[in-house]
Molecule: c-di-AMP riboswitch aptamer (ydaO/yuaA leader)
Organism: Anoxybacteroides tepidamans
C1' cells in the first nucleotide's frame, strides 16, 4: 500500500416512536384505535366447556386492526411473474443506472363513516453511498 473481519463513537437508514422533567406519578410533540347526526349498508351470521336469566370462559374457520407488505401462476413444492415499498448523504424535486423489502404481529363473533368524548403506543432492528438537470440552502475565498 491493498483486502478481510471485529469493537467504540460520530453520523446516517426503516419505523409514529423523538424531545422535557420528578423523589414518584408524568408532560409536549408526533403516531393508532372506539365513538353521534346526515350519508352509506344490511336483514344470513362459528365451534367447545361451564351455567341456566341466555350469561361466563375458551378456540379460530366469518370479520375487522396496525403495516409498504396484496394478488395471480405453480403441485400443498421448488420457482416465477405482477402489485406496492425504500435506499444510494446539504434539503426537495425529476430523469436514469444500482442494491433492498413485499413481513410479522394483534382483536376474538366484533366495530361502515364520524364532532364532542373516551382509549392506547412512543419499540424494535440496521450500516447505503453513482450520474446528471431544476429549485433552495450552506461553507469558504475575492
Nucleotide at each position: 500500500u491493498a483486502a478481510g473481519a471485529u469493537a467504540a463513537a460520530u453520523c446516517g437508514c426503516u419505523g409514529a416512536a423523538u424531545c422535557c422533567g420528578u423523589g414518584a406519578u408524568g408532560g409536549a410533540g408526533c403516531g393508532g384505535g372506539g365513538g353521534a347526526a346526515c350519508c352509506g349498508a344490511c336483514g344470513u351470521u362459528g365451534u367447545a366447556a361451564c351455567a341456566u336469566u341466555u350469561g361466563u370462559u375458551a378456540c379460530u374457520u366469518g370479520g375487522g386492526g396496525u403495516g409498504a407488505a396484496u394478488c395471480c401462476u405453480g403441485a400443498u413444492a421448488a420457482a416465477g411473474g405482477a402489485u406496492g415499498g425504500g435506499c444510494u448523504a446539504c434539503u426537495c424535486u425529476c430523469a436514469c443506472g444500482g442494491c433492498c423489502c413485499u413481513a410479522a404481529c394483534c382483536c376474538g363473533a366484533c366495530a361502515g363513516c364520524u364532532a364532542a368524548c373516551c382509549u392506547c403506543g412512543u419499540a424494535a432492528g440496521c450500516g447505503u453511498g453513482a450520474u446528471g438537470g431544476g429549485a433552495g440552502g450552506g461553507a469558504u475565498g475575492u